[in-house]
Predicted 3D model of an 84-nucleotide RNA (c-di-GMP-I riboswitch aptamer) from Eubacteriaceae bacterium UBA6119. Model confidence (mean pLDDT): 86 of 100. The source organism's lineage runs through Bacteria, Bacillati, Bacillota, Eubacteriales and Eubacteriaceae. Its Rfam family is "c-di-GMP-I riboswitch aptamer". Gene Ontology term of the family: cyclic-di-GMP binding. Of the family's consensus pairs, 95% are formed in the model.
RNA sequence: AAACGAUAAUAGCAAAACAGUUUAAAGACUGCGACGCAAAGCUAAAGGGCCUAAAGAUUUUAUCAAUGGCAGCCAGUUACCGAA
Numbered sequence: 001a002a003a004c005g006a007u008a009a010u011a012g013c014a015a016a017a018c019a020g021u022u023u024a025a026a027g028a029c030u031g032c033g034a035c036g037c038a039a040a041g042c043u044a045a046a047g048g049g050c051c052u053a054a055a056g057a058u059u060u061u062a063u064c065a066a067u068g069g070c071a072g073c074c075a076g077u078u079a080c081c082g083a084a
Base pairs, nucleotide, nucleotide: 004082005081012037013036018031019030020029021028022027035072041077042076043075047074048073049070050069051068056064057063058062
């Protein structure tokens, strides 16, 4: 230095639910909360995958479909500590 991750240490983040705001929705934000996380830090046409479907179109009450989203799905990238 890299790989790796402990009944170590210093820190950190914050699921679901509930309340409010926002949006067509997915979702996002704030408060509370803590399921968990060795990257649960960052990155969304520039890797894949997944969610929604307002407008639009069509074989019209359904289907297609992202210019809207998800990083706590994999992935890329940066990083604290130092036992085995």